[in-house]
This is a predicted complex of two RNAs, RNase P RNA and transfer RNA, with 364 nucleotides together. Rfam match: Bacterial RNase P class A. Rfam classes the family as a ribozyme. The prediction has a mean pLDDT of 77.
RNA sequence: CGAGCCGGCCGGAUGGUCGCGGCGGAAGCUCCGCUGAGGAAAGUCCGGGCUCCGCAGGGCAGGGUAGCGGGUAACUCCCGUCCGCCGUGAGGCGAGGACGAGCGCCACAGUGACGAACCACCGCGAGGUGGGUGAAACGCGGCAAGCUCUACCCGGAGAAAGGCCGAAUAGGGGGACCAUGGCGUGGCCCGCGCCGUCCCCGGGUUGGCCGCUGGAGGCGGAGGGUGACCUCCGAUCCCGAGAUGGAUGACCAUCGAAACAGGACCCGGCUUAUGGGCCGGCUCGGCAG
RNA sequence: GGGCCCGUAGCUCAGCGGUAGAGCAGUGGACUUUUAAUCCAUCGGUCCUCGGUUCGAAUCCGAGCGGGCUCACCA
Numbered sequence: 001c002g003a004g005c006c007g008g009c010c011g012g013a014u015g016g017u018c019g020c021g022g023c024g025g026a027a028g029c030u031c032c033g034c035u036g037a038g039g040a041a042a043g044u045c046c047g048g049g050c051u052c053c054g055c056a057g058g059g060c061a062g063g064g065u066a067g068c069g070g071g072u073a074a075c076u077c078c079c080g081u082c083c084g085c086c087g088u089g090a091g092g093c094g095a096g097g098a099c100g101a102g103c104g105c106c107a108c109a110g111u112g113a114c115g116a117a118c119c120a121c122c123g124c125g126a127g128g129u130g131g132g133u134g135a136a137a138c139g140c141g142g143c144a145a146g147c148u149c150u151a152c153c154c155g156g157a158g159a160a161a162g163g164c165c166g167a168a169u170a171g172g173g174g175g176a177c178c179a180u181g182g183c184g185u186g187g188c189c190c191g192c193g194c195c196g197u198c199c200c201c202g203g204g205u206u207g208g209c210c211g212c213u214g215g216a217g218g219c220g221g222a223g224g225g226u227g228a229c230c231u232c233c234g235a236u237c238c239c240g241a242g243a244u245g246g247a248u249g250a251c252c253a254u255c256g257a258a259a260c261a262g263g264a265c266c267c268g269g270c271u272u273a274u275g276g277g278c279c280g281g282c283u284c285g286g287c288a289g
Numbered sequence: 290g291g292g293c294c295c296g297u298a299g300c301u302c303a304g305c306g307g308u309a310g311a312g313c314a315g316u317g318g319a320c321u322u323u324u325a326a327u328c329c330a331u332c333g334g335u336c337c338u339c340g341g342u343u344c345g346a347a348u349c350c351g352a353g354c355g356g357g358c359u360c361a362c363c364a
Stems, first nucleotide, its partner, number of pairs: 001285010012255007020036007038260001042271002045269005050158004057190004062154005067081005082096001083094004097149002102147002104143003118131005162210004172201006181195004206364001215239001217238002219234006290363002292358005299313004307344001315331005337353005
């Protein structure tokens, strides 16, 4: 210098004018101040918190995970390590338990794809050795991201959860079962609880409040650990959208002018989208000293 | 906001590990004076995309993309 690998970060800035959501203050319906999207808010693919189903109990069914060890609230996530594959390498990828029991499949080729025997050689024979086809050929054949077996995990539903207030109405019509029954949102059974309870059709209301944002949060230091991560301290370190027809925008000026995209209960991951730029570590090749 | 389903020829679908098919449509021919109908032949596929499992994938698994469930999935 060129080509790469891994990890981390930023992802428009500043000023002005107008405007919107939330909170607070003044004042009295207008002002002032503070604050206001993301690394993915996305896909909803996993896991947890939270809420309701009386408890979330047992069995069957169903679903998921799978070397070994650890981390975590938990995980299909993360870390370490073994093995296999790919790469010259830095590194990357891996659903990587078990054909032991039973069932199933093994196209074409090949004598033969599970219990059979083609060709050649040796041999009287039993048999032995080798060859060809194929992913796999006698050997306890191969396949479990085929059914299955083993071990472990999972009750169901999801903020349109759920609670309160208000408004509205005709408690109308039909049906099921009446205590070996019905219902309690589970696929089924048992257990448990309640008993005039449930289902369908039709009709009415479709307003307000709570849930609603402050936490498994960040930063710094010390200690432990290879690491993921954990513990303690900072009693006065820092940060903090909360809408509910749903706010964060528009314009102007300067700057080598911008990507993907926008909350809707919250959090930890994974995956996907992303113009450009910065930092750190490492590998291979070339040249020069 | 949440939940569920689907993607195969121009259209509607079948095929669920072993060379991708059917009906309609299209094209050519036959029959007919002509058309329709009928008969014969024929054309037409990145099995939505990418990756993985396998000897082999439309089929099995994962991720993505697109579409649908429009007061007939929900309070």